[in-house]
RNA sequence: GCUUUGGUGGCUUAGCUCGGUAUAGCGCUUGCUUGGUAAGCAAGAGGUCGCGGGUCCGAAUCCCGCCCAAAGCU
Repeated sequence: GCUUUGGUGGCUUAGCUCGGUAUAGCGCUUGCUUGGUAAGCAAGAGGUCGCGGGUCCGAAUCCCGCCCAAAGCU
């Protein structure tokens, strides 16, 4: 230098083909329950979907460039 795969709440992760309200678990906060804790139950907060641009009525998703990580080729 080239090729492939990946980047989504604090952590792990679904959704990307086929564009239409961003998903779940753990964790966190509050409440219920308990003599108290744990467990259980209910509710809530937390995301510029790696960055920038383009297409489109509408982009995590399609297109272009760049950054980072892993693997391979030279």